Molecule: small-subunit ribosomal RNA
Organism: uncultured bacterium
RNA sequence: AGAGUUUGAUCAUGGCUCAGGACGAACGCUGGCGGCAUGCCUAAUACAUGCAAGUCGAGCGGAAUGACGAGAGCUUGCUCUCUGAUUUUAGCGGCGGACGGGUGAGUAACACGUGGGCAACCUGCCCUACAGAUGGGGAUAACUCCGGGAAACCGGGGCUAAUACCGAAUAAUCAGUUUGUCCGCAUGGACAAACUCUGAAAGACGGUUUCGGCUGUCACUGUAGGAUGGGCCCGCGGCGCAUUAGCUAGUUGGUGGGGUAAUGGCCUACCAAGGCAACGAUGCGUAGCCGACCUGAGAGGGUGAUCGGCCACACUGGGACUGAGACACGGCCCAGACUCCUACGGGAGGCAGCAGUGGGGAAUAUUGCACAAUGGGCGCAAGCCUGAUGCAGCAACGCCGCGUGAGGGAUGACGGCCUUCGGGUUGUAAACCUCUUUUAGUAGGGAAGAAGCGCAAGUGACGGUACCUGCAGAAAAAGCACCGGCUAACUACGUGCCAGCAGCCGCGGUAAUACGUAGGGUGCAAGCGUUGUCCGGAAUUAUUGGGCGUAAAGAGCUCGUAGGCGGUUUGUCGCGUCUGCUGUGAAAGCCCGGGGCUCAACCCCGGGUCUGCAGUGGGUACGGGCAGACUUGAGUGCGGUAGGGGAGAUUGGAAUUCCUGGUGUAGCGGUGGAAUGCGCAGAUAUCAGGAGGAACACCGAUGGCGAAGGCAGAUCUCUGGGCCGUUACUGACGCUGAGGAGCGAAAGCAUGGGGAGCGAACAGGAUUAGAUACCCUGGUAGUCCAUGCCGUAAACGUUGGGCGCUAGAUGUGGGGACCAUUCCACGGUUUCUGUGUCGUAGCUAACGCAUUAAGCGCCCCGCCUGGGGAGUACGGCCGCAAGGCUAAAACUCAAAGGAAUUGACGGGGGCCCGCACAAGCGGCGGAGCAUGCGGAUUAAUUCGAUGCAACGCGAAGAACCUUACCAAGGCUUGACAUAUACCGGAAACGGCCAGAGAUGGUCGCCCUGCUUGCAGUCGGUAUACAGGUGGUGCAUGGUUGUCGUCAGCUCGUGUCGUGAGAUGUUCGGUUAAGUCCGGCAACGAGCGCAACCCUCGUCCUAUGUUGCCAGCGGGUUAUGCCGGGGACUCAUGGGAUACUGCCGUGGUCAACACGGAGGAAGGUGGGGAUGACGUCAAAUCAUCAUGCCCCUUAUGUCUUGGGCUUCACGCAUGCUACAAUGGCCGGUACAGUGGGUUGCGAUACCGCGAGGUGGAGCGAAUCCCAAAAAGCCGGUCUCAGUUCGGAUUGGGGUCUGCAACUCGACCCCAUGAAGUCGGAGUCGCUAGUAAUCGCAGAUCAGCAACGCUGCGGUGAAUACGUUCCCGGGCCUUGUACACACCGCCCGUCAAGUCAUGAAAGUCGGUAACACCCGAAGUCGGUGGGGUAACCCUUACGGGAGCCAGCCGCCGAAGGUGGGACAGAUGAUUGGGGUGAAGUCGUAACAAGGUAACCGUA
Repeated sequence: AGAGUUUGAUCAUGGCUCAGGACGAACGCUGGCGGCAUGCCUAAUACAUGCAAGUCGAGCGGAAUGACGAGAGCUUGCUCUCUGAUUUUAGCGGCGGACGGGUGAGUAACACGUGGGCAACCUGCCCUACAGAUGGGGAUAACUCCGGGAAACCGGGGCUAAUACCGAAUAAUCAGUUUGUCCGCAUGGACAAACUCUGAAAGACGGUUUCGGCUGUCACUGUAGGAUGGGCCCGCGGCGCAUUAGCUAGUUGGUGGGGUAAUGGCCUACCAAGGCAACGAUGCGUAGCCGACCUGAGAGGGUGAUCGGCCACACUGGGACUGAGACACGGCCCAGACUCCUACGGGAGGCAGCAGUGGGGAAUAUUGCACAAUGGGCGCAAGCCUGAUGCAGCAACGCCGCGUGAGGGAUGACGGCCUUCGGGUUGUAAACCUCUUUUAGUAGGGAAGAAGCGCAAGUGACGGUACCUGCAGAAAAAGCACCGGCUAACUACGUGCCAGCAGCCGCGGUAAUACGUAGGGUGCAAGCGUUGUCCGGAAUUAUUGGGCGUAAAGAGCUCGUAGGCGGUUUGUCGCGUCUGCUGUGAAAGCCCGGGGCUCAACCCCGGGUCUGCAGUGGGUACGGGCAGACUUGAGUGCGGUAGGGGAGAUUGGAAUUCCUGGUGUAGCGGUGGAAUGCGCAGAUAUCAGGAGGAACACCGAUGGCGAAGGCAGAUCUCUGGGCCGUUACUGACGCUGAGGAGCGAAAGCAUGGGGAGCGAACAGGAUUAGAUACCCUGGUAGUCCAUGCCGUAAACGUUGGGCGCUAGAUGUGGGGACCAUUCCACGGUUUCUGUGUCGUAGCUAACGCAUUAAGCGCCCCGCCUGGGGAGUACGGCCGCAAGGCUAAAACUCAAAGGAAUUGACGGGGGCCCGCACAAGCGGCGGAGCAUGCGGAUUAAUUCGAUGCAACGCGAAGAACCUUACCAAGGCUUGACAUAUACCGGAAACGGCCAGAGAUGGUCGCCCUGCUUGCAGUCGGUAUACAGGUGGUGCAUGGUUGUCGUCAGCUCGUGUCGUGAGAUGUUCGGUUAAGUCCGGCAACGAGCGCAACCCUCGUCCUAUGUUGCCAGCGGGUUAUGCCGGGGACUCAUGGGAUACUGCCGUGGUCAACACGGAGGAAGGUGGGGAUGACGUCAAAUCAUCAUGCCCCUUAUGUCUUGGGCUUCACGCAUGCUACAAUGGCCGGUACAGUGGGUUGCGAUACCGCGAGGUGGAGCGAAUCCCAAAAAGCCGGUCUCAGUUCGGAUUGGGGUCUGCAACUCGACCCCAUGAAGUCGGAGUCGCUAGUAAUCGCAGAUCAGCAACGCUGCGGUGAAUACGUUCCCGGGCCUUGUACACACCGCCCGUCAAGUCAUGAAAGUCGGUAACACCCGAAGUCGGUGGGGUAACCCUUACGGGAGCCAGCCGCCGAAGGUGGGACAGAUGAUUGGGGUGAAGUCGUAACAAGGUAACCGUA
């Protein structure tokens, strides 16, 4: 510090996810030791048991014990009495119990933090100073007696003490009043004087004593002060929600009174009507606050366990008492809930102290030891108490440290795993050798922590612990996660969209580095992973540090309140701001330095930090306050000027429609084509007249005006704003603008008018599969006016307002100035202000913007934070309604979206080509047959090929074989290959028998070379293995088809672009062509095109047999037959020729095109071979090869027979026809390519014929196949299902072959079907082509061939042209497509599932309010009652007080009531999300086939 993920790829936007750190954690697997820390986050749930607060006899009276001593009695070892040490203590009394310890429920508050204030306060124990402590009185518990009660406990009578209680004296620097002086920030404070008033324990223990006292310590009283601790008040700071906007009657203030330690509505009576709030009151929800902790570069964000400070609470609620201090965790009273005891009358209790239990929960420990240390309470002290604390136990819960050994050791052992079978790896790892002994184990030694107290002795829970030493032996000690990318680390097997994984992307459908296992590897390590939470990465809430034209985002527009911001200059203040000093910012923590535990964690010491707050001194530039001045911002005046700016009134013509009348006759209207509709009752058309409503042609223009919406005939009236000029006036009066107010298209609503045209709804006609649409004919609301609502639009420049600055060029609207003109007009220059286009810098993701900014800056407002759910629900406000404004969540996805790029596509455009259409010729589709396919059938009908680009295709030959299929019968190292071992001498061949045959049996014959043996061949046995037309063409190689013989496809360097990419290859011409030329940020190059190759066409030349024969000679009835010849044809080689070369015209002096000449051939001369980058997971595992899988007495192999040849049917390709341009008969002419020895086979003879007999010639320019056929000549048929057509069937034959039954071809005789030119539709062909005619060959015994591949003969028609159909190329355009239009994608419905809204209601909860009742208790009152201290009265009695009781105010819980708020649930119902697949259509994306979209009905 970043990375993955939207796309075919790119950039940017944007979300999701990951890598880091942390934890009071939990879970899974595993687990050696030690140190230091930490350990109920949930039920503030309920608690058994034990302990956690007592102490003082030196305050007091008693009780118990009763040492020593003394005495008495005598049963001489016991009892009693006295003295009473010592010890213990229930009670009275004092101090403590308000600390320490726990918890975080409540609390949004002066609760906390921080800084101040108290002139408005208190403070036990402690310290300092001063003064004092005199003299009296009356009770009471304990105890005893009586009584009640189950108990807890209580009542009555009687006695007694005090450091318990009560008067009195004394006294002040206490308090109160008055006066004076001084001071302060208001109230006020300090000091001095005078007057009035107020208190205490002669106590305890010791020493001493002359017994009167004196004195020491402790305790006590008063006053003043200190210290410590507290109380109250104030400034500032720290949560969410505005779908909580108004709250408040003791409320705000005053006066009097009360109350408190003290201020104060704290309380009360009266008076006034205030107080708080958009700088967020009130309400609701949540929450103890802080030092700090975690994270982060920081700013921030999150947290508030342990430790420390503060607060609050103690079963729930209320209350006071005591006290220095409490409204009191282990005190009291009352109410409530719960638990326990009970004799039913009544009582007892409060672990959020330490342990512990139940419960809850994913989850959190021992009913331990000790007061030795530290600290606390009491005590003079010893001491006692102390679950505070110190320690131990449990837990890897965390941090830190250590160990599980070290060195050597290669036949690189065994085993495992992989393998290309060679090896590799585990791996120096092990074994083995030499060492060491930390930790654990064991034995011995053994602390510090101890100070204090005490005369002394003595005193350690931890603990026989830490630590030290000895001993033995590598001995006892390694796991967990991961290995597709992010992210370090790879193979095998199993599985087969199953099982499963997954943080995101995603993996798994038979070769999974992603699942499971194994081997190996990587990472961390006594731990490792997972889950949860927080911060980070996330600049993804942006102060530091983001944005708003199109990605989310500028309010529809304006005015304006609060607020924010604000021109030049002078003075002053010193609020902000800057700076010095002071106080504070507790300790711990953090950082730095040092020190102590062997190190570290941990602990100790010092320094820094604590960014803050307050006080005080100084400075005054800037911001601000106050006072003054200025004119440039802003405004006013004056003079001009343009305009569909606004409102009202009046008025005009054209057109549509309607009405009346005239003319006139059969149609009109409408459409893609029609129909509905109108019309003989007279339409349409046309003329004249009239009525009525709405809108204003031309001018008219990216021209004008307005804030926006918007505004258009003309005239008049009223009225707003702008611009220009002038510089007279005011003197910052300004900008923006949360709330607020006004305006605001269309549609819509209300009331009343109006209604010509248009026209939602509706009706009809068409179209269509349907057509609730598009088209047509009608037509109501509405559109128009007036008044009032609504308040929204793609209200858009998708661009808020204001000010300043930053190159220009060129239009246009409105003013001004100058020049020019004698003047006007035109013109030129310039300036101000509007409105457009282009463009530099700059900006931008790009597109683009660019003085009218989206540039550079300042000010203010609004808005955004992934997509969907949703601008929806609920709530609130507005509206007559429709609805508007404000505005979520659950749930769900990993994207959604922007710009640009390359393709592909378009029922987009342009240009061009092609038998693509058109123009022609001939077919197919109808018939019969042949062949192939589908389907059906079958034991099997083997398999493959399936739009073009499968279907006379693989197959250039299925009777057996082929053959892969079926049935039956056989074989199992095999029909075939290699190797090894052993055995044998055969095997082959020829017979015979069984059998359908394979096969089996048997007979005959019977090895070779060197030679103990070996080698070769063959057979048998055995083992490795053979074999497979079994699967996968979606694992592959090779081969092939297709687009397409279309003109394209790319690269290097350079340049442009952030980039994908572009350029080149585009453009203007031209071409069959990316062919060539010209231009150009391109310059070159490659694969294609063309050419080079073959063939045909012309000529030359060489050669001349088997070919040829002109001339010469010979011969024949005749024939190159013969001698000869090379002239010709021809054959085989070699060359020449054609290049737009020449001329003319056009063209850019080009490429090229057109015409012409010459030429056998003219513009690639005809044909062939030749197929770029790629596309289709195209075809082929059955040509072949091949990975993996499968079969192995069978999915291999052999044999016989059958099948591939079936047949209601459908399709494809052909043949033959339907006839006279013909059929039949007779005669007659002319080819070329080929083939031939297991062959072609002549002449001749036989047969009607297929063919047979026979065998000349020929391995072929010689011989044969071989007859060419259409053609030509002649004859016949005469338009018929025929002398057309030949299917089908019967009979008889021929040939091939082992064999023609299933299932061959051909011949002869007979038979003589359909068919009379073929619907929709569709195919081929542009010249030696189509059409037509025959010939040959491969395969092959024969043949299904009418197929295929070649060959020649005869030999046309037509092309105006590119609008349309199909295919293709280039450029351009749109795109929501990229599996690329066979694309993408929307909505209803049906069934499933999830969350949510509404809902008659139902249920419990929270906080208030009103009323009722009213405990305890404080306060107030009080008739009668009770009453020791003081007073009066000598007694009795009375008084002052006090107590109980009663009454009153307040008052918790409770009850009743109507509302509020939030929640749960609810028949039914609404929409939404989601998923493999379903139904109906096709709305959107291309002009998406009616352009799309926004608002409204």